[in-house]
Molecule: transfer RNA
Organism: Parasporobacterium sp.
RNA sequence: GGGGUUAUGGCGCAGUUGGGAGCGCGCCUGCAUGGCAUGCAGGAGGUCGCGAGUUCAAGUCUCGUUGGCUCCA
Repeated sequence: GGGGUUAUGGCGCAGUUGGGAGCGCGCCUGCAUGGCAUGCAGGAGGUCGCGAGUUCAAGUCUCGUUGGCUCCA
């Protein structure tokens, strides 16, 4: 330098054919218990790596770009 793959709450991940941003763990509050653990109920936390384009509408499609992993030279 070229090819492939990946980036989504604090962490690990899902998101199907473009239309509701979700799951588990963690965190906070309440209830049960004498207390812890645990169980139940509720809640906070996301500019979906960044920039642009297409579209009525983009996590998803297109282009560029940055980081990680990997292959070739």